[in-house]
RNA sequence: UUACUAUAAAGGUACAACCCGGGAAACCUGGUGUCACAAAGCUAUUGGGGCUAAGGAUUUUAUCUAUGCCAGCCAGCUGCCCUC
Numbered sequence: 001u002u003a004c005u006a007u008a009a010a011g012g013u014a015c016a017a018c019c020c021g022g023g024a025a026a027c028c029u030g031g032u033g034u035c036a037c038a039a040a041g042c043u044a045u046u047g048g049g050g051c052u053a054a055g056g057a058u059u060u061u062a063u064c065u066a067u068g069c070c071a072g073c074c075a076g077c078u079g080c081c082c083u084c
Base pairs, nucleotide, nucleotide: 012037013036017032018031019030021028022027035072041077042076043075047074048073049070050069051068055065056064057063058062
């Protein structure tokens, strides 16, 4: 110098649940909380998959449908610290 790479240190985010608020709902901002996460950072007609169904349609007390949502589902992009 290069490659491989454990263990750490200092930190970060914030599941579920509950509360105020928004929304037709899914879900989301904020607060409490702390499951878990080395990308649980960003990206939603620029990939796949999933949720809801107001409105609309139909074979009408049901079914279909996203322009509405989810990235802590897979995925794409980007990035921090250490160096036994």

Model confidence (mean pLDDT): 83 of 100. A computed fold for an 84-nucleotide RNA from a Bacillota bacterium, annotated as c-di-GMP-I riboswitch aptamer. NCBI's taxonomy places the organism under Bacteria, Bacillati, Bacillota. Rfam family: c-di-GMP-I riboswitch aptamer. Rfam describes the family as follows. GEMM was predicted in a large-scale screen for bacterial structured RNA regulatory elements. The model forms 95% of the base pairs in the Rfam consensus.